[in-house]
Predicted 3D model of a 75-nucleotide RNA (c-di-GMP-I riboswitch aptamer) from a Candidatus Bipolaricaulota bacterium. It was read from a public genome assembly, where an Rfam model found it. The coordinates come from a structure-prediction model, not an experiment, and the mean pLDDT is 82. The organism belongs to Candidatus Bipolaricaulota, within Bacteria.
This record gives sequence, structure tokens and C1' cells, in this order.
RNA sequence: UCUGAAACAAGGUAAACCUACCGCGAGGUAGGGGCGCAAAGCCACGGAUCUCAAGAAGACCGCCGGGUUGCCAGG
Repeated sequence: UCUGAAACAAGGUAAACCUACCGCGAGGUAGGGGCGCAAAGCCACGGAUCUCAAGAAGACCGCCGGGUUGCCAGG
């Protein structure tokens, strides 16, 4: 630096649902839980979707693309 269909090591993350708190809401945080994930790590940059009290407004990165960092294996 490139590739990863299948498999391996160390570990990671955590859908639905339940509880508490925050938010008008989409949703968020923490605990339980574990459907899944090789970037399902991070960044709202482009698009999509969603929300409201509707504007120089928000939510979502576990929808797609982009940027950036990284584990394992192979070349």
C1' cells in the first nucleotide's frame, strides 16, 4: 500500500423489548437485554428518511455515498 468469499486470535459494539431520567417531538443518556455487525469506530460533508413550536430549526452514521482512524488474515 492492496485485497478479504469462507475461516481464525484478542477483544469490541449492541436491534427489538423493559425500567429510570431528559426532550413538544423525531430521538438521546444510563441499566437490563441480544437481533445483528469486519468498520454497526468516529465526522451530519452530499443524498434519503423522520420531527416540531416551521426556521439561518432539529433528529438519524444499525439507510446509501464521502472523509478519517483502526483489529485479524493473506499478498